RNA sequence: GCCGAUGUGGCUCAAUGGUAGAGCAAGGCUUUCGUAAAGCCUGGGUUGGUGGUUCGAUUCCACUCAUCGGCU
Numbered sequence: 001g002c003c004g005a006u007g008u009g010g011c012u013c014a015a016u017g018g019u020a021g022a023g024c025a026a027g028g029c030u031u032u033c034g035u036a037a038a039g040c041c042u043g044g045g046u047u048g049g050u051g052g053u054u055c056g057a058u059u060c061c062a063c064u065c066a067u068c069g070g071c072u
Stems, first nucleotide, its partner, number of pairs: 001071007010024004018055001026042005048064005
């Protein structure tokens, strides 16, 4: 230099154009003499960035950034 993959809560991952969710983690409550375990509840996201298409974009398109892999 060329090609490809990935980017979403603190972490690991979903969501095939129609209100962004789950598990773990965090906080609170119940239970216990107390702790752990268990159960219930709550908060937390400009979906890497910019622009475009669309009534509507995590999803489609262009550019760009970061990480990883392959080729040279």

The RNA shown here (transfer RNA) has 72 nucleotides and comes from a Candidatus Omnitrophota bacterium.
It matches the Rfam family "tRNA". Rfam classes the family as a transfer RNA.
The coordinates come from a structure-prediction model, not an experiment, and the mean pLDDT is 82.
Lineage of the source: Bacteria > Pseudomonadati > Candidatus Omnitrophota.